A computed fold for a 500-nucleotide part of an RNA from Nitratireductor sp., annotated as small-subunit ribosomal RNA, 5' domain.
The source organism's lineage runs through Bacteria, Pseudomonadota, Alphaproteobacteria, Hyphomicrobiales and Nitratireductor.
The sequence was found in a public genome assembly.
Context: one part of a larger RNA
C1' cells in the first nucleotide's frame, strides 16, 4: 500500500448489512435456556361445565372440558457454548474390512391365550430439612411365562432355543341386558430381508520448532489357548519366542484444537484460523459405571477432591465453556429486551405445547457499502481577520443578498408483502407509497524542512520543545508554541499494535 474480532486521542448527522471478552477453562445472585403425550394407564390436587341436595353460604359427585402428583412411552446423546488439554488414540486426503444403527423407506410373515407384581392412594412412623421407612389395595403400550415361528440364533445335523399390545374414528345385518363382539379405516406392536441415514474400528501419506533432548521399550514385539466386544485388534490374561522403534530423528521437553478458509502477494511463498461450515475435544477438577438404538452423558447418577451456600450440628445443596446478567482480570468487547409470525427442532392422530436453536429490535463509527450536511444567480471584491515594500494582497462568490428544491431527521395519512391455505383465522419485527413545514437540525481530524501535496507572521532563545528517518532549537526557526493561510482525507481523521 493493503490488512484488522482491534486500542487509545480529537471529533460525530442518517440508513442498509455484517460484527462486538482475543485476557481469568477465574468466580458466580436473579431469571429463562427440554419437555411432550389423557388417542398407553390407574385416576381427579386445582379451573371451568353439567347433574343432585341445601333458604343460603355451600356441600356432593370423574359425567364432560381439561388436568397437579404418579406408572409408561418418546426426546432429555438434538439444538447452544467454549478450545483447556492434546503433535496423534485428533484432523486432512485417498482406500479397507471384521461392525452396530431409534425414528424413516421397500418387502415378507405375526399380533392366539394367560399370570403376578409395583407407584400414585389409603393408614402409621422417623427428620430442622433434604427426604425416608413400614403395612394394605390397583391399572397398563410396565413385568413374566404358556402357544405358535416362513425367515432368524444355536447345532455333536438328529434336533435345540427364540416375539408381540394395544389404542381410537365410524358402522348394515348377527349375537349379547349392557359394555363390546363382528365388519372396516386409522395409530401403534413383534420378527425376518433389504435400502437410506449416522456412528464404531483399521491402513496409508500428510500435519510445529528444538540434537544445549540420541538411545527408547516389559504387555514391550511376535505367538497359542482363553476371555471380552456390535466388531479386527495384547483390547485383556496365561504360557511360549526375544523381539519392536531410532539419525528418512526415535524417546524426552517445548509450543499448539484441525480443515475447508483468511490476510497479503504478479505469482511461488509467508502469516493466520475471529465470524459461517464440517471435524476433534471439554463442561468445577479427578474417576466410575448404569440407561439406552445411540453417552461413559453440559442444565443425568455414583464416589472422591477444592470451593460456595443452608443448618436444630444430626445431616444436607450447587456447579453460566447455553441466553442475558454480575464481580474480577484487563487497552479493550452489548440488552437481566421482543416474539415463536416465519425456519428448523422434541412430543403428540390432531389440536396444540416447549424451543435464550431462531426471527427481530436495542447499545458500540468496531468495520464495509451508500446519502445527507444544499443548488444556481451574486462585487474589480462590504466587515473582520491575517499580511505590507503602506500602494497593496490574501481570506474570496466565500459571506449577504435573491430565486429555487426537499434527501435523511420532523409531523400527519394510506396500504401490500414476507403466507405456506378449498375456507376462515393468525405478524414479534421490518418495509412500501401520498401530503405538509422549512436552509433551517447536521464538520471534522491530520499534515505544510528533504523523503511528501501544502508558507508566512509573531513568541520562544540548545530553554521550552518536535522527531517514522535524515534531523530541527544557542535572537530574524518554513522544522518548537500560537496565528492566518494551505494540503491531504472527510463523518470521520491521527496514534498505537499485527501480518504481509
Nucleotide at each position: 500500500g493493503a490488512u484488522u474480532g482491534a486500542a487509545c486521542g480529537c471529533u460525530g448527522g442518517c440508513g442498509g448489512c455484517a460484527u462486538g471478552c482475543u485476557u481469568a477453562a477465574c468466580a458466580c445472585a436473579u431469571g429463562c435456556a427440554a419437555g411432550u403425550c389423557g388417542a398407553a394407564c390407574g385416576g381427579u390436587a386445582a379451573c371451568g361445565c353439567g347433574g343432585g341436595g341445601g333458604c343460603a353460604a355451600c356441600c356432593c359427585u370423574g359425567g364432560c372440558g381439561a388436568c397437579g402428583a404418579g406408572u409408561g412411552g418418546c426426546g432429555g446423546a438434538c439444538g447452544g457454548g467454549u478450545g483447556a488439554g492434546g503433535a496423534a488414540u485428533g484432523c486432512u486426503u485417498g482406500g479397507g474390512a471384521a461392525u452396530c444403527u431409534g425414528c424413516c423407506u421397500g418387502u415378507u410373515a405375526g399380533u392366539g391365550g394367560g399370570g403376578g407384581a409395583c407407584a400414585a392412594c389409603c393408614c402409621g412412623g422417623g427428620g430442622a430439612a433434604a427426604c425416608c421407612c413400614g403395612g394394605g389395595c390397583u391399572a397398563a403400550u410396565a413385568c413374566c411365562g404358556c402357544a405358535u415361528a416362513c425367515g432368524c440364533u444355536c447345532u455333536a445335523c438328529g434336533g435345540a432355543g427364540g416375539a408381540a399390545a394395544g389404542c381410537g374414528g365410524g358402522g348394515g345385518a348377527c349375537c349379547g341386558c349392557a359394555a363390546g363382539g363382528c365388519c372396516u379405516c386409522g395409530c401403534g406392536c413383534u420378527a425376518a430381508c433389504a435400502g437410506a441415514u449416522g456412528a464404531g474400528c483399521c491402513c496409508a501419506a500428510g500435519u510445529c520448532g528444538g540434537a544445549u533432548u540420541a538411545g527408547c521399550u516389559a504387555g514391550u514385539u511376535g505367538g497359542u489357548g482363553g476371555g471380552g466386544u456390535a466388531a479386527a485388534g495384547g483390547c485383556c490374561u496365561a504360557c511360549c519366542a526375544a523381539g519392536g522403534c531410532a539419525a528418512c530423528g526415535a524417546c524426552g521437553g517445548g509450543u499448539a484444537u484441525c480443515g475447508g478458509g483468511u490476510g497479503u502477494g504478479a505469482g511461488a511463498g509467508c502469516a493466520c484460523g475471529a465470524c459461517c461450515c464440517g471435524a476433534c475435544a471439554c463442561a468445577u477438577c479427578g474417576g466410575g459405571a448404569c440407561u439406552g438404538a445411540g453417552a461413559c452423558a453440559c442444565u443425568g447418577c455414583c464416589c472422591g477432591g477444592a470451593c460456595a451456600c443452608c443448618u436444630a450440628c444430626g445431616g444436607g445443596u450447587g456447579g453460566c465453556u447455553g441466553c442475558a446478567g454480575c464481580a474480577a482480570c484487563g487497552a479493550a468487547u452489548a440488552u437481566u429486551c421482543c416474539g415463536c409470525a416465519a425456519u428448523g427442532g422434541g412430543c403428540g392422530c390432531a389440536a396444540g405445547c416447549c424451543u435464550g436453536a431462531c426471527g427481530g429490535a436495542g447499545c458500540g463509527a468496531c468495520g464495509c457499502c451508500g446519502c445527507g450536511u444544499g443548488c444556481a444567480g451574486g462585487a474589480c471584491g462590504a466587515a473582520g481577520u491575517c499580511u505590507u515594500u503602506c500602494g497593496g494582497g490574501a481570506u474570496g462568490u466565500a459571506a449577504a443578498c435573491u430565486g429555487c428544491u426537499g434527501u435523511c431527521a420532523g409531523g400527519g395519512g394510506c396500504u401490500a408483502g414476507a403466507a405456506a391455505u378449498a375456507c376462515a383465522u393468525u405478524g414479534a419485527u421490518c418495509a412500501g407509497c401520498c401530503c405538509c413545514a422549512a436552509a433551517g437540525g447536521a464538520a471534522g481530524c491530520a499534515u505544510c524542512g528533504g523523503c511528501u501535496a501544502a508558507c508566512u507572521c509573531c513568541g520562544u532563545g540548545c530553554c521550552a520543545g518536535c522527531a517514522g528517518c535524515c534531523g530541527c532549537g544557542g535572537u530574524a526557526a518554513u522544522a518548537c508554541g500560537g496565528a492566518g493561510g494551505a494540503u491531504g482525507c472527510g463523518a470521520g481523521c491521527g496514534u498505537u499494535g499485527u501480518u504481509c